[in-house]
Context: one part of a larger RNA
RNA sequence: CCCUCUUUAAGGAACUCGGCAAAAUAGCUCUGUAACUUCGGAAGAAAGAGUGCCUUUUAGGCUGCAAUAUCAAGUUCCAAGCAACUGUUUAGCAAAAACACAGGUCUCCGCUAAGUAGUAAUACGACGUAUGGAGGCUGACGCCUGCCCAGUGCUGGAAGGUUAAAGAAGUCGGUUAGCGCAAGCAAAGCUGGUAACUGAAGCCCCAGUGAACGGCGGCCGUAACUAUAACGGUCCUAAGGUAGCGAAAUUCCUUGUCAGGUAAGUUCUGACCCGCACGAAUGGCGUAAUGAUUUGGAAGCUGUCUCAAAGAGGGACUCG
Repeated sequence: CCCUCUUUAAGGAACUCGGCAAAAUAGCUCUGUAACUUCGGAAGAAAGAGUGCCUUUUAGGCUGCAAUAUCAAGUUCCAAGCAACUGUUUAGCAAAAACACAGGUCUCCGCUAAGUAGUAAUACGACGUAUGGAGGCUGACGCCUGCCCAGUGCUGGAAGGUUAAAGAAGUCGGUUAGCGCAAGCAAAGCUGGUAACUGAAGCCCCAGUGAACGGCGGCCGUAACUAUAACGGUCCUAAGGUAGCGAAAUUCCUUGUCAGGUAAGUUCUGACCCGCACGAAUGGCGUAAUGAUUUGGAAGCUGUCUCAAAGAGGGACUCG
């Protein structure tokens, strides 16, 4: 010097990104227990008291510094974000706000079901039958879930347009019986090219559909102080963001402004709204309980620190 421990005056988080680590709390009995709440909880809330042994046990006595005398054995509270919850996960850097979940909703499927695996046979679905099965999204509960169908998708429609294979009238060649003095013409058949016309779904087209993919404006003026604009004008759009929330896990400017907490607060809480760039099942806003979750504060407690010291054991080191 390193490791693992023990103790420490006064102070008590001044340490630090952050109370990380340590200290502290602790069993049992009794008293007592707030906000909030889905009335179950919260709750071991918090905060207190007792604790051994003996006797003639409503009471009294004894020892000790101390009696859950060892071991073992909750720190607690306040406020906020996220996720309802128990659960699951990156075996070996992430346990979470991610996944799942009960619940909600949409779509498909009438049974030889849809869907899935397979070239197929076949199998699963299911020895089930719509209170069932499959797929998508959301994610307890409470209050709710606005506008847009122009684009894309899906569903339905069938008048018209376009359109394949296939069929095919006609027409143009090749071949040659025949005709012709020759040049050449040329039936039928066979064969090659072209092709009017017939010809489905699809697409164009017409509707519907958002808990389908998605989207949800700009400029100018105006009130008897000023400011602001309930109001008006105009352009564009399929429609111009409703309720609720809002400097937010979202706010660039920004340490926004005001208030609270501190002696002092880029964090935190409550408001404001000028939302760069919230917003309603890619769910919105609340929410008791829950959480090895994240953030801020407080009490207790402490060698985290002011500021270091002593001790024990094991190493290192020296000698051997």

Large-subunit ribosomal RNA, domain IV from Mallomonas matvienkoae, 320 nucleotides, folded computationally. RNAcentral holds the full RNA, with entries from ENA and SILVA. It matches the Rfam family "Bacterial large subunit ribosomal RNA". Its family is annotated with ribosome and structural constituent of ribosome in the Gene Ontology. Lineage of the source: Eukaryota > Synurophyceae > Synurales > Mallomonadaceae > Mallomonas. Model confidence (mean pLDDT): 87 of 100.